[in-house]
């Protein structure tokens, strides 16, 4: 440089045009003598940044950033 994933809650990950979900996390309660496992509850991001398209965009489209892989001939 060029080509191919990936960015969504603190973390790991879904979701693929209709207004974002799941586990684990954190807080209180219960239960124990106390702890740990168990049981009820509550708690959360507008989807990497900018523009476009569309009534409507995490989602298509263009450009950027970041991060993971791949390739780069001949002497």
């Nucleotide at each position: 440089g060029c080509c191919c994933g990936g960015g969504u809650a603190g973390u790991u990950u879904a979701g693929u045009g209709g207004u974002a979900a799941a586990a684990c996390g954190u807080c209180c309660c219960c239960u124990u003598g106390g702890u740990a496992a168990g049981g009820g509850g509550a708690u959360g991001a507008g989807u990497g940044c900018g523009g476009g398209u569309u009534c409507g965009a995490u989602u298509c489209c263009c450009g950027c950033c970041c991060u993971g892989g791949g390739c780069u001939c001949c002497a």
A computed fold for a 75-nucleotide RNA from a Patescibacteria group bacterium, annotated as transfer RNA. Its mean pLDDT, the model's own confidence on a scale to 100, is 80. Its Rfam family is "tRNA". It is annotated as a transfer RNA. Rfam describes the family as follows. Transfer RNA (tRNA) molecules are approximately 80 nucleotides in length. Lineage of the source: Bacteria > Bacteria candidate phyla.